Model confidence (mean pLDDT): 77 of 100. The RNA shown here (Lysine riboswitch aptamer) has 172 nucleotides and comes from a Eubacteriales bacterium. It was read from a public genome assembly, where an Rfam model found it. The model forms 100% of the base pairs in the Rfam consensus.
[in-house]
RNA sequence: GCUUUAGAUAGAGGUGCGAUUUCCAAGAGUAGGGUCGGCAAAAGGCAGGCAGCCGCCGACCACGAAAGGGGAAACCGCCGAAGCUUUGGAAGAUUGCCUGUCUUCCACAAGCUGGGUCGUCAGAGAAUAUCUGCCGAACUGUCACAAGCUUUUGUGGAGCGCUAUCGAUGGU
Numbered sequence: 001g002c003u004u005u006a007g008a009u010a011g012a013g014g015u016g017c018g019a020u021u022u023c024c025a026a027g028a029g030u031a032g033g034g035u036c037g038g039c040a041a042a043a044g045g046c047a048g049g050c051a052g053c054c055g056c057c058g059a060c061c062a063c064g065a066a067a068g069g070g071g072a073a074a075c076c077g078c079c080g081a082a083g084c085u086u087u088g089g090a091a092g093a094u095u096g097c098c099u100g101u102c103u104u105c106c107a108c109a110a111g112c113u114g115g116g117u118c119g120u121c122a123g124a125g126a127a128u129a130u131c132u133g134c135c136g137a138a139c140u141g142u143c144a145c146a147a148g149c150u151u152u153u154g155u156g157g158a159g160c161g162c163u164a165u166c167g168a169u170g171g172u
Base pairs, nucleotide, nucleotide: 001172002171003170007166008165009164010163011162014079016078017077018076020074021073022072023071024070032063033061034060035059036058037057038056039055044054045053046100047099048098049097050096051095082113083112084111085110086109087107088106089105090104091103092102093101114140115139117137118136119135121133122132123131124130142157143156144155145154146153147152
């Protein structure tokens, strides 16, 4: 000097990801409240069992919400950003106990997904909005290989990846 790698720094994908605040639509003239009337010891109150507690329905009213989810804008943090599943723990769903189901939070424990879009099905939801999951379709970014020739085509892989710079150790 060349090369190799642990590691470090900075970046890229784009309808890119997520949080917070404000406004708006919907939720909804619903739940609830008031008045009148009727019914009931039943039905119902996440499901089942035991015990207990709470009532339910209709009409009218110039009364009357909220949560989760959604849209827009601003701003912040970022590029396993983030999301999902399993497992464990905590809390809740009329009160207590047992079993189950569901919701929320934590763990970072393990696994999956490069990214967004569209579609069938399923679940959640007031909803045709939207979200999540499996599958499929084309698109897009990246790398490898093979063609091709002036920058395209095909096949395949995955973010523990890719690009740029520095680079101990090792080899020469």